[in-house]
RNA sequence: AGAGUUUGAUCAUGGCUCAGAACGAACGCUGGCGGCGUGCUUAACACAUGCAAGUCGCACGAGAAAGCUCCUUCGGGAGUGAGUACAGUGGCGCACGGGUUAGUAACACGUGGAUAAUCUGCCCUUGGGCGAGGGACAACUUGACGAAAGUCGGGCUAAUACCUCGUAAGACCACAGGAUCUUCGGAUCCAGGGGUAAAAGGUGGCUUCGGCUACCGCCUAAGGAUGAGUCCGCGCACCAUUAGCUUGUUGGUAGGGUAAAAGCCUACCAAGGCCGAGAUGGUUAGCUGGUCUGAGAGGACGACCAGCAACACUGGAACUGAGACACGGUCCAGACUCCUACGGGAGGCAGCAGUGGGGAAUAUUGGACAAUGGGCGCAAGCCUGAUCCAGCGACGCCGCGUGGGUGAUGAAGGCCUUCGGGUCGUAAAGCCCUGUCAGAUGGGAAGAAUAAAGGGUGACCUAAUACGUCACCACUUGACGGUACCAUCAAAGGAAGCACCGGCUAACUCUGUGCCAGCAGCCGCGGUAAGACAGAGGGUGCAAGCGUUGUUCGGAAUUACUGGGCGUAAAGGGCGUGUAGGCGGUGAUGUGUGUCUGAUGUGAAAGCCCUCGGCUCAACCGGGGAAGUGCAUCGGAAACUACAUUACUUGAGUACGAGAGAGGAUGGCGGAAUUUCCAGUGUAGAGGUGAAAUUCGUAGAUACUGGAAGGAACACCCGAGGCGAAGGCGGCCAUCUGGCUCGUUACUGACGCUGAGACGCGAAAGCGUGGGGAGCAAACAGGAUUAGAUACCCUGGUAGUCCACGCCGUAAACGAUGAUGACUAGGUGUUGGGAGUUUUUGACCCUUUCAGUGCCAAAGCUAACGCAUUAAGUCAUCCGCCUGGGGAGUACGGUCGCAAGACUAAAACUCAAAGGAAUUGACGGGGGCCCGCACAAGCGGUGGAGUAUGUGGUUUAAUUCGACGCAACGCGAAGAACCUUACCUGGACUAGAAACCAACUGGAAGUUCUGCAGAAACGUAGAACGUCGACUUCGGUUGACCGGUUGGCAGGUGCUGCAUGGCUGUCGUCAGCUCGUGUCGUGAGAUGUCGGGUUAAGUCCCGCAACGAGCGCAACCCCUUUCCCCUGUUGCCAUCAUUAAGUUGGGAACUCUGGGGACACUGUCGGUGUUAAACCGGAGGAGGGUGGGGAUGACGUCAAGUCCUCAUGGCCCUUGAUGUCCAGGGCCACACACGUACUACAAUGGUCGGUACAAAGCGUCGCAAACCCGUGAGGGGGAGCUAACCGCAAAAAGCCGGCCUCAGUUCGGAUUGAAGGCUGCAAUUCGCCUUCAUGAAGUUGGAAUCGCUAGUAAUCGCGGAUCAGCAAGCCGCGGUGAAUACGUUCCCGGGCCUUGUACACACCGCCCGUCAAGCCACGAAAGUUGACUGGACCAGAAGUCUUGGGGUUUUCCCAAGCCGAAGGUCCGAUCAAUGAUUGGGGCUAAGUCGUAACAAGGUA
Repeated sequence: AGAGUUUGAUCAUGGCUCAGAACGAACGCUGGCGGCGUGCUUAACACAUGCAAGUCGCACGAGAAAGCUCCUUCGGGAGUGAGUACAGUGGCGCACGGGUUAGUAACACGUGGAUAAUCUGCCCUUGGGCGAGGGACAACUUGACGAAAGUCGGGCUAAUACCUCGUAAGACCACAGGAUCUUCGGAUCCAGGGGUAAAAGGUGGCUUCGGCUACCGCCUAAGGAUGAGUCCGCGCACCAUUAGCUUGUUGGUAGGGUAAAAGCCUACCAAGGCCGAGAUGGUUAGCUGGUCUGAGAGGACGACCAGCAACACUGGAACUGAGACACGGUCCAGACUCCUACGGGAGGCAGCAGUGGGGAAUAUUGGACAAUGGGCGCAAGCCUGAUCCAGCGACGCCGCGUGGGUGAUGAAGGCCUUCGGGUCGUAAAGCCCUGUCAGAUGGGAAGAAUAAAGGGUGACCUAAUACGUCACCACUUGACGGUACCAUCAAAGGAAGCACCGGCUAACUCUGUGCCAGCAGCCGCGGUAAGACAGAGGGUGCAAGCGUUGUUCGGAAUUACUGGGCGUAAAGGGCGUGUAGGCGGUGAUGUGUGUCUGAUGUGAAAGCCCUCGGCUCAACCGGGGAAGUGCAUCGGAAACUACAUUACUUGAGUACGAGAGAGGAUGGCGGAAUUUCCAGUGUAGAGGUGAAAUUCGUAGAUACUGGAAGGAACACCCGAGGCGAAGGCGGCCAUCUGGCUCGUUACUGACGCUGAGACGCGAAAGCGUGGGGAGCAAACAGGAUUAGAUACCCUGGUAGUCCACGCCGUAAACGAUGAUGACUAGGUGUUGGGAGUUUUUGACCCUUUCAGUGCCAAAGCUAACGCAUUAAGUCAUCCGCCUGGGGAGUACGGUCGCAAGACUAAAACUCAAAGGAAUUGACGGGGGCCCGCACAAGCGGUGGAGUAUGUGGUUUAAUUCGACGCAACGCGAAGAACCUUACCUGGACUAGAAACCAACUGGAAGUUCUGCAGAAACGUAGAACGUCGACUUCGGUUGACCGGUUGGCAGGUGCUGCAUGGCUGUCGUCAGCUCGUGUCGUGAGAUGUCGGGUUAAGUCCCGCAACGAGCGCAACCCCUUUCCCCUGUUGCCAUCAUUAAGUUGGGAACUCUGGGGACACUGUCGGUGUUAAACCGGAGGAGGGUGGGGAUGACGUCAAGUCCUCAUGGCCCUUGAUGUCCAGGGCCACACACGUACUACAAUGGUCGGUACAAAGCGUCGCAAACCCGUGAGGGGGAGCUAACCGCAAAAAGCCGGCCUCAGUUCGGAUUGAAGGCUGCAAUUCGCCUUCAUGAAGUUGGAAUCGCUAGUAAUCGCGGAUCAGCAAGCCGCGGUGAAUACGUUCCCGGGCCUUGUACACACCGCCCGUCAAGCCACGAAAGUUGACUGGACCAGAAGUCUUGGGGUUUUCCCAAGCCGAAGGUCCGAUCAAUGAUUGGGGCUAAGUCGUAACAAGGUA
């Protein structure tokens, strides 16, 4: 210090989430030791038991017993215990200490002041004093009541208990006087007269018994210290969906009351007091020092420790006292618990332990007063659950340990592996050491000393060497605890886990699982190769802990004071007037409010920080310092602010003179048009639409003419123009009226700006009352459209629109931009006014200046878009508003409204986004330009028939598998009878049909033949032939080869083309796709690649912040077309000879062959064009503008196709196999559907006869001639040919001639029968061909749809691959040989530019609402229940006070009164829970209906 997450990517906005620190924690797993801390956050719920406040005999009276000793008459007595214990009177304490946080939003707390408005026991200092009397009451004794608790009566008694008297001041009270000070309220001081008090007490010593003295104690006065009360300034949570509250209320007078001011209380008088700077009400909460976090400012918290407050079962009350309205006191009431003899009593753990309960959760019914502190006491001492210690809990912080060194064969084992190895890993073992902790044994502290008592010494006191006080000396005292610590002993021995490993975030592999199980803080993982699940190995992090959960702060500048925003992301109020408030021009003087500065006081301690020190270190603790940003007081400064006074004119305003205007209100007037009515002319239609119909019209419409009525709106002018605060305002005239601008001088003298509330205005629609109603027109009706059409279109049509009056108060009320002021380059329009120049005047033009209103653009700003003197720039002031999306501008409450509704305005729940700007694509029933057999123009088809073939489907034991829009379907398959073959049935084999290696073993290998069984495979029995190389000790060994056994392995057309390579299809032979450098942009990206031309082309030219380059295009390659050269056999033949024949001689011209070369390049001419590129036309030429064809396929797209060509990862099968062999069957099935073809339907034909002309191929496992046989397929035959030589081979359409004459035919040939041929081991399932016979459908094909632009379509035949045989398929070849293209509106596909977008899986996109289903939270609801609270009334305990009465007249008693807690009744307010039913909302892979939005989203 940041990171992840919205997007295809980007920037910005914005939320969510994470990394950090912390905790009184809890939970899970684990757990060795110690130190220091810390431990009911919940039920202020209820509590058994024990303890937590007593003490004093030096205040007082009374006063045991047991035990022991002695005596005894054995009954007892005496002494001691002991003036002890218990209890009582009295004093002091019990108001401290300890607990808790319920209440409290308050002078409760904090801080600083005030007390001139007060008190203060014990303590300290000082002054003075302690005289004289009296009567009681407890205890005790006695009587009575009661179960008990306890109570009542009689009698006795003491005091430091109580009372009276005396004395008495400088104290107090009232009165009067003087002085000083003063905030004018009073305070202080001086002195006067009147009233108000005591314990002759206790103890010690001495004593002449009178007393003296010391200490303690008491009274009084003053002062101090400490503590407390009261008052005040400031600070101190949330809600305005709480806006008004208040009658003792606010003040005064009088009285009362208190320690003390005061409505604190009472009476009377007045009518005040508080409040938007938040009263009142509601909710929550003890406050602070501080703690946690944070850079800080802040935010959250208020455990432990410390200060203050409040409380003590709940409510109320007083008493005592210095102090209480009292935690372990009293009284009353209530609830609860306990006891009871039922009459009545007792109790209060929020003290320490402990129990139950609640809860996720929090300890021992421990020890000691040794220390510190407290109470009492002269003291010893007693008491002390305060405290000090111990126990329990890893709850936290801190420290230590679980060993150290060496040790490579890198052991075994695990895991992984590319099989080589890697890793756990020096880790282990082994060897050498050490000894912390724990264990054992022994020693052993500090905390305790300026203690106390008693003892000693000295000083002081005193009459005193007593007593006492002080100083010193010695002595004594430890719960913890035999603890800390130290030493010794033995022994590596007893001591490591937890979480994580996809990114954030350090750490990776294997196996299992297969959108399952599961994970998850966010993003997200998991659907067969998961680094994200689970396990394992390995690793990372921390470590006696580690994780999880919860909470707080941080990150979050995500409430922004420091430190944010509001044109489009959330956010400017619809507009104005104006109150409070905030802010405010220039000069001078003063004050000293804010401000600044210095000093003083305070800001407790602890804590934080610094420093020093003590525990071995640390945590922890001690000493000192700093800090404590604050508050108060005093002194100072005077610039700014404020205030006061005074002055000014520039802000603001007024007067005067001009000016423009749809500014407003009212009244009147006008013409055009629509409609209706009347009249006329006139006749069949009109109207309306994309097309129609509803509708009107023969009862006379529409049309035209004339007249009338009525309402509404004001064409042209009209403008980016004007006016107005906004809404808004448009014929003309008049009246009334607001504002604005300019000019000039004069005047006022800051009078200003903004503006919470408030008030007013405020389009349209809507509402009320009354009018009005021509046109238009929600609703409604009808007609169309449509799948539907509650719409769009049409015909009608009512509210309404208009007027008056009154409501409503909202709009995309928008410039989505609050108001005001200042400053900051320009350019160009326009409206209104002024000045100047010019002009004869005027107008115009020009220059300039104010005020408005537009456009462009610099700096600057902005996320960008954009804004830019009319700011969204730079500043100032004030107001309004925002804080993720949805829920929701909704619910509830309130206010307003007649209603509709408006304003104000949440939460639960839910999501990880929602949204802005810009970028690149894609898309559009957006635009522009352009291309393509894309359409159009043509020619021929398909779709109908029959057959072939492929596919789907169905069937089957199997009908093997793949391919599925174009881009699957005569496709893989260039050829399934067996084989192929992968499928089915059956029969077999198992190291295997084929491969490599190793070990052992046998034999050369091999060839031929014969049996048996079988469907074959396979099995089995023989026979014959045959015998390798090297070495050799001649036994054999070894090598190659073959067979057998074993092991490592083979094999798989099994799965995954969504794990892959390779190959292929497609867009598309479309013209595109990119890069380097530079430049622009925050960036994604852009530029280049755009623009103007041009092209088949990103082809070329020109321009240009681009300049270049690459892959594509083109060209280079092949075929074809012309020519030339060379070559002349097997090809050719013009000339010569020859023949039946290029047959032969001959020729080398031609054709041709196949090598080389030439030609074509917009080269040339003219025109057009920008002088370019290029285009058009011409010449020449065989060919002319890429001549025609082929090969060639950019970046990429489709998870396109292929694991069954091949290769290959992973998975799966491997001995009754998914391997291998074999036989048979199947892939050829057949109601049906589709694709692709063939043949046809005929006369441009069929058939018969004759006759002509190709190209390209193929052939020795072959092509095969002649000749013979057969109707024919074919057979025989075999010349020739390894091919320019021979053969296939006949080309066919064509041409010539004959017949057929429009018929289901001499068309068509399916189907079927019979007979044959060929191939092959085999033709049944299941081949082809021939002949004869048979002779089906079909007469040109619905919707729809395909191909083709020239040697093309159409038509005709020929060849080849595969192949034993099988083609209507495929691949080639040539023959004959057209028609048409105006053109680019439309369909389809594509390219470029541009535009919109809510799409990016990219329109086969996205997405809305109802309904149906499930779940969730919320609202309403007849009501019901509870909590809390208010008012009125009733009632009235205890108790203080008042009054009266009584008495034993100190304490007391009785009665009445006022107030008064709980309680009761009635009426409300608020909050919460619940409620049949109901309402909308949210969420939920694949429900229904439509298609509203996003493109012109198909009606913007």
Molecule: small-subunit ribosomal RNA
Organism: metagenome